[in-house]
RNA backbone atom coordinates (compact mmCIF):
# COMPACT_ATOMS: atom_id res chain seq x y z
C1' N A 1 0.00 0.00 0.00
C1' N A 2 -3.88 -3.56 -1.21
C1' N A 3 -7.82 -7.07 0.41
C1' N A 4 -11.72 -8.98 4.12
C1' N A 5 -15.01 -8.09 8.23
C1' N A 6 -17.30 -4.81 11.87
C1' N A 7 -18.66 0.10 13.46
C1' N A 8 -19.46 5.41 12.38
C1' N A 9 -26.89 10.01 15.69
C1' N A 10 -23.75 8.71 21.70
C1' N A 11 -19.32 10.11 24.58
C1' N A 12 -14.95 12.92 26.26
C1' N A 13 -10.20 19.25 27.35
C1' N A 14 -7.00 21.86 30.16
C1' N A 15 -1.95 23.65 30.18
C1' N A 16 2.91 24.58 27.59
C1' N A 17 5.71 25.47 22.90
C1' N A 18 4.26 27.50 18.29
C1' N A 19 2.46 31.63 15.09
C1' N A 20 -1.66 31.06 10.27
C1' N A 21 -4.05 28.16 8.96
C1' N A 22 -7.78 24.08 9.72
C1' N A 23 -12.49 20.98 9.08
C1' N A 24 -9.78 14.09 3.47
C1' N A 25 -11.53 15.11 -1.47
C1' N A 26 -15.92 19.04 -4.93
C1' N A 27 -19.33 22.77 -3.66
C1' N A 28 -21.29 24.74 0.69
C1' N A 29 -21.29 25.98 5.59
C1' N A 30 -18.21 26.58 9.65
C1' N A 31 -13.78 26.96 13.26
C1' N A 32 -9.53 30.22 13.98
C1' N A 33 -4.98 36.32 16.75
C1' N A 34 -10.62 35.55 22.69
C1' N A 35 -4.53 31.95 18.87
C1' N A 36 -5.09 27.48 13.23
C1' N A 37 -1.78 23.28 12.01
C1' N A 38 2.06 20.60 14.42
C1' N A 39 4.66 18.85 18.86
C1' N A 40 4.80 17.97 24.32
C1' N A 41 2.48 17.20 29.31
C1' N A 42 -1.59 15.97 32.14
C1' N A 43 -6.65 14.59 32.19
C1' N A 44 -10.83 12.31 30.07
C1' N A 45 -14.17 9.29 26.61
C1' N A 46 -15.04 4.73 24.36
C1' N A 47 -14.55 -0.52 24.68
C1' N A 48 -12.02 -3.02 18.65
C1' N A 49 -7.89 -6.37 20.53
C1' N A 50 -6.20 -8.33 25.07
C1' N A 51 -8.16 -9.66 30.51
C1' N A 52 -12.07 -11.92 33.85
C1' N A 53 -17.03 -14.31 34.21
C1' N A 54 -20.75 -16.90 31.33
C1' N A 55 -26.50 -20.33 31.08
C1' N A 56 -22.57 -18.74 24.81
C1' N A 57 -27.45 -14.70 24.33
C1' N A 58 -24.15 -11.80 26.78
C1' N A 59 -21.94 -9.35 31.08
C1' N A 60 -17.87 -6.97 34.12
C1' N A 61 -13.63 -4.04 34.47
C1' N A 62 -10.25 -0.25 32.45
C1' N A 63 -3.68 -1.67 34.50
C1' N A 64 -1.95 -3.19 28.79
C1' N A 65 -2.03 -2.48 22.47
C1' N A 66 -4.72 1.05 19.41
C1' N A 67 -8.30 4.98 18.71
C1' N A 68 -10.78 9.40 19.91
C1' N A 69 -11.91 14.34 22.88
C1' N A 70 -16.25 21.58 17.51
C1' N A 71 -20.42 20.80 14.42
C1' N A 72 -24.14 13.15 12.45
C1' N A 73 -18.06 10.91 8.99
C1' N A 74 -20.29 19.04 9.81
C1' N A 75 -23.60 18.71 5.21
C1' N A 76 -22.87 17.41 0.28
C1' N A 77 -20.92 15.01 -5.24
C1' N A 78 -23.57 8.86 -7.68
C1' N A 79 -28.33 6.53 -7.56
C1' N A 80 -33.60 5.21 -6.11
C1' N A 81 -38.46 6.69 -4.04
C1' N A 82 -42.06 10.49 -2.68
C1' N A 83 -43.83 15.57 -2.64
C1' N A 84 -43.81 20.69 -4.36
C1' N A 85 -42.45 24.03 -8.26
C1' N A 86 -41.23 24.35 -13.46
C1' N A 87 -39.46 27.97 -18.95
C1' N A 88 -40.37 20.56 -19.31
C1' N A 89 -34.12 21.37 -19.64
C1' N A 90 -34.60 20.94 -14.59
C1' N A 91 -34.85 22.89 -9.37
C1' N A 92 -35.96 22.29 -4.18
C1' N A 93 -37.31 19.40 0.08
C1' N A 94 -37.78 14.65 2.81
C1' N A 95 -36.29 9.60 3.14
C1' N A 96 -33.35 5.11 1.52
C1' N A 97 -29.06 2.76 -0.82
C1' N A 98 -24.16 3.10 -2.74
C1' N A 99 -19.33 5.44 -3.35
C1' N A 100 -15.45 7.74 -0.69
C1' N A 101 -13.28 8.25 4.11
C1' N A 102 -12.04 7.17 9.41
C1' N A 103 -11.02 3.47 13.28
C1' N A 104 -10.26 -1.56 14.84
C1' N A 105 -9.19 -6.72 14.04
C1' N A 106 -7.36 -10.12 10.51
C1' N A 107 -4.62 -11.14 6.00
C1' N A 108 -0.73 -10.92 1.39
RNA sequence: UGCUUAUCAAGAAAGGUGGAGGGAACGGCCCUAUGAAACCUUAGCAACCAUCCUACGGGAAAAGGUGCUAAUUCCUACUCUAAACCACGGUUUAGGGAAAGAUAAGUC

The prediction has a mean pLDDT of 84. The RNA shown here (SAM riboswitch aptamer (S box leader)) has 108 nucleotides and comes from Luteibaculum oceani. Rfam family: SAM riboswitch aptamer (S box leader). Rfam links the family to the GO term regulation of gene expression. Taxonomically the source falls in Luteibaculum (Bacteria, Pseudomonadati, Bacteroidota, Flavobacteriales). The RNAcentral record of the sequence draws on Rfam.